[in-house]
RNA sequence: CUCUUAUCUAGAGUGGUGGAGGGACUGGCCCGAUGAAACCCGGCAACCACCAGACUUUUCGUCUGGAGAGGUGCCAAUUCCUGCAGGUUCAAACAGUCAAGCGGACAGUGUGUUAUGCAUUGACUGACUGAGCCUGAGAGAUGAGGG
Numbered sequence: 001c002u003c004u005u006a007u008c009u010a011g012a013g014u015g016g017u018g019g020a021g022g023g024a025c026u027g028g029c030c031c032g033a034u035g036a037a038a039c040c041c042g043g044c045a046a047c048c049a050c051c052a053g054a055c056u057u058u059u060c061g062u063c064u065g066g067a068g069a070g071g072u073g074c075c076a077a078u079u080c081c082u083g084c085a086g087g088u089u090c091a092a093a094c095a096g097u098c099a100a101g102c103g104g105a106c107a108g109u110g111u112g113u114u115a116u117g118c119a120u121u122g123a124c125u126g127a128c129u130g131a132g133c134c135u136g137a138g139a140g141a142u143g144a145g146g147g
Stems, first nucleotide, its partner, number of pairs: 001147008013041001015040003021031003025083001027081002042075003047071002050066006079139001084136008094126007101118003104114004
């Protein structure tokens, strides 16, 4: 560097050194001189290793529990949110269809018709955009195993 696999909404400091940055990347949104990164101490957790039991049984292995003196890891915000795809809901503007309204024309007179107009209203449909929610993927982090 890469492959496989498991996990990623819990948990963890009023400490010391240090001095301006940090939250992987994008866009956001945050944290930070009431002190960032980093290091030390402290803590959390329980992936591996360890112990006990059960299953399987040649071993390997699987499951459950325990302990935390070993190897890692972790200690703001869900992996802080997000990025791709699908579904769904809502909104705005647009287009089309239909209906209504207003106007016009004609007939007529307290009304009717309409191969007509409309910066009007409503319903439905369509594709687009934006936002919310759900699902999956991607990316990333960590452990364990392999190349």
Molecule: SAM riboswitch aptamer (S box leader)
Organism: Paenalicyclobacillus mengziensis